[in-house]
RNA sequence: CUACGCCAAAGGCAAACCUGCAGAGAUGCAGGGACGCAAAGCGACAGGGCCUCGCUGAUAGGGGGCCGGCUGCGCUGCCGGA
Numbered sequence: 001c002u003a004c005g006c007c008a009a010a011g012g013c014a015a016a017c018c019u020g021c022a023g024a025g026a027u028g029c030a031g032g033g034a035c036g037c038a039a040a041g042c043g044a045c046a047g048g049g050c051c052u053c054g055c056u057g058a059u060a061g062g063g064g065g066c067c068g069g070c071u072g073c074g075c076u077g078c079c080g081g082a
Stems, first nucleotide, its partner, number of pairs: 004080002006081001012037002017032006035069001041075003045072003048067006
């Protein structure tokens, strides 16, 4: 340095739920709260899921939006005993 993540060490993040705010909604933000996470750090490129619009016989196809804690992929990062 690369791979690796069983035991550690120092830490980190924060599901469901509750409260408030924003939104038509999916959902997001803040506070509380911890189910869990070796990238549960960042990124909507591809797939997938969710919301919505109008057309339509249609739940197909199409437009817009959301989800990174759905999968892949890209970039970066702590530890270094096995």

This is a predicted structure of an 82-nucleotide RNA (c-di-GMP-I riboswitch aptamer) from an Actinomycetota bacterium. Its Rfam family is "c-di-GMP-I riboswitch aptamer". Its family is annotated with cyclic-di-GMP binding in the Gene Ontology. Of the family's consensus pairs, 95% are formed in the model. The source organism's lineage runs through Bacteria, Bacillati and Actinomycetota.